[in-house]
Molecule: transfer RNA
Organism: Hyphomicrobiales bacterium
RNA sequence: GGGCCCGUAGCUCAGUGGUAGAGCGUCUGACUUUUAAUCAGUAGGUCGCGCGUUCGAUCCGCGCCGGGCUCACCA
Numbered sequence: 001g002g003g004c005c006c007g008u009a010g011c012u013c014a015g016u017g018g019u020a021g022a023g024c025g026u027c028u029g030a031c032u033u034u035u036a037a038u039c040a041g042u043a044g045g046u047c048g049c050g051c052g053u054u055c056g057a058u059c060c061g062c063g064c065c066g067g068g069c070u071c072a073c074c075a
Base pairs, nucleotide, nucleotide: 001071002070003069004068005067006066007065010024011023012022013021018055027041028040029039030038048064049063050062051061052060
C1' cells in the first nucleotide's frame, strides 16, 4: 500500500429505512442487625466524523478517522 470485517449507554451486545433497546454496572428506595444477595425504580446516547440519496437514515452510497484479520512490498 491492496482486500475484508468492525465502531450503537460506563462494559458486553441486539436492532439494518418509520418512537434507539437488552443484560451487567452506576444511583435511589424496599428488605436485612450490617455487608452481600434479592426486589422495585431512576439516570445515562452528537448510533465514530462529514457529505449525499430519501418524505424520512443507526440502517443505503461516497470520503475520512480509529481498531482487527489477511495479502503484498521493504529490511